[in-house]
RNA sequence: UCGGGGUCAGGAGAGAGUUUUCCUCAGCGAAAACCGCCGAAGGCGCACGAGCACCCUGGGGCACCCCCCUUGAGUCGCACUGAACGCUCAGGCAAAAGGACUGGCAACCG
Numbered sequence: 001u002c003g004g005g006g007u008c009a010g011g012a013g014a015g016a017g018u019u020u021u022c023c024u025c026a027g028c029g030a031a032a033a034c035c036g037c038c039g040a041a042g043g044c045g046c047a048c049g050a051g052c053a054c055c056c057u058g059g060g061g062c063a064c065c066c067c068c069c070u071u072g073a074g075u076c077g078c079a080c081u082g083a084a085c086g087c088u089c090a091g092g093c094a095a096a097a098g099g100a101c102u103g104g105c106a107a108c109c110g
Stems, first nucleotide, its partner, number of pairs: 002110003006105005015035001017034006036093003042089001043087003049080001051078002053075002056072001058069004
């Protein structure tokens, strides 16, 4: 320095939905089913991006094949990375918890 962790602070969106059961002094608790929604745990997909291959253009090697270099273009070609975009599997829809991401602190792992 790069990546991943720790800790503190900030951190959005969407029904306190209906029914049944359980727990309870009482639920704004838990579970299941049903209807309606959200996207910022995670996951999946593409866009963008850069790489390789082939090919066209230009130059060179004696030179049509061939080889090298190179500006720009092409290919439903190959594979890589992969968003705050899309999907909504998972997760979520009062509070709490969680939460991409941002910042501080210490200095843990590779």
Molecule: Glycine riboswitch aptamer
Organism: Polaromonas sp. Pch-P